RNAcentral holds the full RNA, with entries from ENA, Greengenes and SILVA. The part of an RNA shown here (small-subunit ribosomal RNA, 5' domain) has 519 nucleotides and comes from an uncultured bacterium. Rfam family: Bacterial small subunit ribosomal RNA. Its mean pLDDT, the model's own confidence on a scale to 100, is 85.
Context: one part of a larger RNA
RNA sequence: GAUGAACGCUAGCGGCAGGCUUAACACAUGCAAGUCGAGGGGUAGGAAUAGCUUGCUAUUUUGAGACCGGCGCACGGGUGCGUAACGCGUAUGCAAUCUGCCUUUUACAGGGGAAUAGCCCAGAGAAAUUUGGAUUAAUGCCCCAUAGCAUUAUAGGAUGGCAUCAUCUUAUGAUUAAAGUCACAACGGUAAAAGAUGAGCAUGCGUCCCAUUAGCUAGUUGGUAAGGUAACGGCUUACCAAGGCUAUGAUGGGUAGGGGUCCUGAGAGGGAGAUCCCCCACACUGGUACUGAGACACGGACCAGACUCCUACGGGAGGCAGCAGUGAGGAAUAUUGGACAAUGGGCGCAAGCCUGAUCCAGCCAUGCCGCGUGCAGGAUGAAGCAUCUAUGGUGUGUAAACUGCUUUUAUACGGGAAGAAACCCUGGCUCGUGAGCCAGACUGACGGUACCGUAGGAAUAAGGAUCGGCUAACUCCGUGCCAGCAGCCGCGGUAAUACGGAGGAUCCAAGCGUUAUCC
Numbered sequence: 001g002a003u004g005a006a007c008g009c010u011a012g013c014g015g016c017a018g019g020c021u022u023a024a025c026a027c028a029u030g031c032a033a034g035u036c037g038a039g040g041g042g043u044a045g046g047a048a049u050a051g052c053u054u055g056c057u058a059u060u061u062u063g064a065g066a067c068c069g070g071c072g073c074a075c076g077g078g079u080g081c082g083u084a085a086c087g088c089g090u091a092u093g094c095a096a097u098c099u100g101c102c103u104u105u106u107a108c109a110g111g112g113g114a115a116u117a118g119c120c121c122a123g124a125g126a127a128a129u130u131u132g133g134a135u136u137a138a139u140g141c142c143c144c145a146u147a148g149c150a151u152u153a154u155a156g157g158a159u160g161g162c163a164u165c166a167u168c169u170u171a172u173g174a175u176u177a178a179a180g181u182c183a184c185a186a187c188g189g190u191a192a193a194a195g196a197u198g199a200g201c202a203u204g205c206g207u208c209c210c211a212u213u214a215g216c217u218a219g220u221u222g223g224u225a226a227g228g229u230a231a232c233g234g235c236u237u238a239c240c241a242a243g244g245c246u247a248u249g250a251u252g253g254g255u256a257g258g259g260g261u262c263c264u265g266a267g268a269g270g271g272a273g274a275u276c277c278c279c280c281a282c283a284c285u286g287g288u289a290c291u292g293a294g295a296c297a298c299g300g301a302c303c304a305g306a307c308u309c310c311u312a313c314g315g316g317a318g319g320c321a322g323c324a325g326u327g328a329g330g331a332a333u334a335u336u337g338g339a340c341a342a343u344g345g346g347c348g349c350a351a352g353c354c355u356g357a358u359c360c361a362g363c364c365a366u367g368c369c370g371c372g373u374g375c376a377g378g379a380u381g382a383a384g385c386a387u388c389u390a391u392g393g394u395g396u397g398u399a400a401a402c403u404g405c406u407u408u409u410a411u412a413c414g415g416g417a418a419g420a421a422a423c424c425c426u427g428g429c430u431c432g433u434g435a436g437c438c439a440g441a442c443u444g445a446c447g448g449u450a451c452c453g454u455a456g457g458a459a460u461a462a463g464g465a466u467c468g469g470c471u472a473a474c475u476c477c478g479u480g481c482c483a484g485c486a487g488c489c490g491c492g493g494u495a496a497u498a499c500g501g502a503g504g505a506u507c508c509a510a511g512c513g514u515u516a517u518c519c
Stems, first nucleotide, its partner, number of pairs: 001518003005515005012371006018364002020329001025327003029324003034071003039068002045062008078282003087207008097199002102195007110144004120133005150175011180187002208254003215245003220242008257279004261272004284305005307318004335361001337360003343357001344355004374405004384396005411455005419446001425440006463508005468489003474503005484491002
């Protein structure tokens, strides 16, 4: 000098930031991922009309919840257990790769079928849940057709390179598509090419301590073949060979998420990895795959385990390292708050819905910064207190009283924002069928907040540590190697500037000291 600090004493306000460093310990409760009726069938309920037996039937219309289907749930948010590794950083490569939504371009969308949720009927179970039958739809599923700059096979040609080869191209054969809603428009569907974005893989270099760890390794190292993958590869398997790493530190052990950055320092270095950003890993513990463009998936599935809960003992349910909150641990770390107004995200043509992301508010001197606690005059240098060489002097000290002034702040009252521009709607214009532009109207959690004005009145506001030397600041009293102090040297045994109190002084100041850690 610094800190995500804690503790002691003290405390007026504001702005901006920060806030479980310990038990990746266990969690009550609420919320944190939905959305689409312009994909589908369609119910409860409501409304209207008619019939009338007056509370039913029929028709029309509207229509939640649930269900099938699509997209999202792989983002966003949390944590740092593991990991010494191509994990991260940096620089390259992929002639070894994938990429939903988005953008551009080209071409296309013909015909048919079988089911299954829901609904209805009948059951099982304490519950969670679940069985059978009948029936029905789709942008769900299947079949046929059509098709190529797609895939694949055969036979060629041209160009280029970085070994395998890459790109372009010709002919023949084979294989694989589609979906509608609405009928005005609009939104969608399929195939292919390119882009963008995101991801995957490989490589050079860098990346802590221990040699009181010296040898390690059988899928091990390489080859051939096959399988597998989006893709290369012992990634996996069979066979063959006997290799591969190591004193330039293998192997083993310990510790640890990495970086941008942060602290310190003149620098070189040393230390750290909170907040914010990027990457990685994880989601009660271990394993596994499914779906999907993308996961081996925090609020998905299955299995095993530990723990907790319900049970009618047959069987079931759960996972806060999301936001709040609880217990425990600890020196120690906050509200079971408001709003989607803004920014962003998901779905939707849109209106909109959802969003503990986010924006705000609450708590805490935890930090940084700013402001205030008055200003000027005022000497009989008052009283009190302290002290001395004591009829007196000295210090506190212009300090107070007293006089004049100001009102930041506080209090009371009044006014009162910006953050909002869009979407949508209404009107108009360009224009030519799809958009753009202009004008108007609508929308604020924070919040009656910030800010501004008026009123009266010094009114509402100072402490902490230290005073032997280092180190700025001295005297008296008490104590008497006691009580005690102390960072080091050291003080204290009868005049202690070092202990305790007082007066005075010094340094900081809404803080001041102590402790811990780093330079």